RNA sequence: GCAAACCACGGGAAACCGCGGGACGCAAAGCCACGGGGUCUAAGGCGCGGGAGCGCUAAGACAGCCCGGCCGCCG
Numbered sequence: 001g002c003a004a005a006c007c008a009c010g011g012g013a014a015a016c017c018g019c020g021g022g023a024c025g026c027a028a029a030g031c032c033a034c035g036g037g038g039u040c041u042a043a044g045g046c047g048c049g050g051g052a053g054c055g056c057u058a059a060g061a062c063a064g065c066c067c068g069g070c071c072g073c074c075g
Base pairs, nucleotide, nucleotide: 001026002025006021007020009018010017011016024064030070031069032068035067036066037065038062039061040060044057045056046055047054048053
């Protein structure tokens, strides 16, 4: 310096995100999801079902899951 869980408000179908409070942690917890892998969600789509609903699926999300890349102040 940043800020997990949790809480309030707002956004979103959700995952999750923004903002304020709050600190579990972090010596890049800065950026890249159009570098690779992984994880989460499943609106839409497809399939099944009499229906309620169920299964599959990322074009959604996570950079505080790992590797990698980019950039970086002072001592």
The RNA shown here (c-di-GMP-I riboswitch aptamer) has 75 nucleotides and comes from a mouse gut metagenome. The coordinates come from a structure-prediction model, not an experiment, and the mean pLDDT is 89.